[in-house]
Context: one part of a larger RNA
RNA sequence: CUGGGCGUAAAGCGCGUGUAGGCGGGAUGAUCAGUCAGAGGUGAAAUCUUACGGCUUAACCGUAAACCUGCUUCUGAUACUGUCAUUCUUGAGUUCGGAAGAGGGAAGUGGAAUUCCUGGUGUAGCGGUGAAAUGCGUAGAUAUCAGGAAGAACACCAGUAGCGAAGGCGGCUUCCUGGUCCGUAACUGACGCUGAGACGCGAAAGCGUGGGGAGCAAACAGGAUUAGAUACCCUGGUAGUCCACGCCGUAAACGAUGGGUACUAGGUGUUGGAGGUUUUGACCCCUUCAGUGCCGCAGCUAACGCAUUAAGUACCCCGCCUGGGGAGUACGGUCGCAAGACUGAAACUC
Numbered sequence: 001c002u003g004g005g006c007g008u009a010a011a012g013c014g015c016g017u018g019u020a021g022g023c024g025g026g027a028u029g030a031u032c033a034g035u036c037a038g039a040g041g042u043g044a045a046a047u048c049u050u051a052c053g054g055c056u057u058a059a060c061c062g063u064a065a066a067c068c069u070g071c072u073u074c075u076g077a078u079a080c081u082g083u084c085a086u087u088c089u090u091g092a093g094u095u096c097g098g099a100a101g102a103g104g105g106a107a108g109u110g111g112a113a114u115u116c117c118u119g120g121u122g123u124a125g126c127g128g129u130g131a132a133a134u135g136c137g138u139a140g141a142u143a144u145c146a147g148g149a150a151g152a153a154c155a156c157c158a159g160u161a162g163c164g165a166a167g168g169c170g171g172c173u174u175c176c177u178g179g180u181c182c183g184u185a186a187c188u189g190a191c192g193c194u195g196a197g198a199c200g201c202g203a204a205a206g207c208g209u210g211g212g213g214a215g216c217a218a219a220c221a222g223g224a225u226u227a228g229a230u231a232c233c234c235u236g237g238u239a240g241u242c243c244a245c246g247c248c249g250u251a252a253a254c255g256a257u258g259g260g261u262a263c264u265a266g267g268u269g270u271u272g273g274a275g276g277u278u279u280u281g282a283c284c285c286c287u288u289c290a291g292u293g294c295c296g297c298a299g300c301u302a303a304c305g306c307a308u309u310a311a312g313u314a315c316c317c318c319g320c321c322u323g324g325g326g327a328g329u330a331c332g333g334u335c336g337c338a339a340g341a342c343u344g345a346a347a348c349u350c
Base pairs, nucleotide, nucleotide: 003322004321005320006319007304008303012318014201015200016199017198021194022193023192025088026087027086028085029084030083031082033081034080035077036076037075038074039073040072041071042070049065050064051063052062053061054060091191092188093187094186096183097182098181099180103177104176105175106174107173108172109171110154114150115149116148117147118146119145120144121143125136126135162169163168206247207246208245209244210243211242215241216240220236221235222234223233258317259316260315261314262313263312266295267294268293269292270291271290272289273288274287275286276285299306300305323350324349325348332343333342334341335340
């Protein structure tokens, strides 16, 4: 390499949009490029293989056959693939009628809590812990009442509930806006699937500029603990956390499970539709589509487990793996303000 694999052993890109490419539904006809059959030409010799022969044998040598799996030409076959033409509706999409939703962006707004400020009441403590101390307080704290300011987050509802491609999304209102599901079967007529490159999105932390800063809190300081304590506990506290714009591009970015299509027992919750039955109506019940959970058969699996939301049975496309360490390191390249990211070895060693 062939191959065998990728939930947990090495291995699914964090996620999408999509270029090239690969693959692609039903019918009819044409063509004969692929494909298949036959024939011709060529495929040097030596070598290899087989048979026979020559040196006493062998190595070696000779003769013949076979092989040279290929290329090319001609003739033919036409099922399949391709190409061309016509056509179809079930794949895909559109229209129309409904539905749910923390999907996204912007603006506005509400109450609780916290801290601070002002004033009133009030007096010696408060706070904190395993116990303490640092700390705060007679310059009147803590507590309590009234008023004011600020920033951040939205208790209950809340749910193996919902939405989103993923990251993720949660007070309320308005505006703008994306996707999905169900029903209908009017329209287009294979317009599809995947997707190397490419492009976009991408938690937290971090970076740049300018704001903001209540609470929390890396660093830092102090108090404890301890043999020590650069920690765990306590008192403080700066970046940061928040906003705008720009960068970064990584995570146990996890379902550790790429996407698509089809098929293969069931049972039971739940979310959103539709239909039927019933009824005054609603509920209940039955059927069905789309999601989201649990249990479980066949089958699969090294086992654990998975099991119509497959890790089952198949096909198509992409990505990735190939003993451990060295090492996600070095070097080079690309990107970045930097931090660093991406790509990614070898010697050596077991």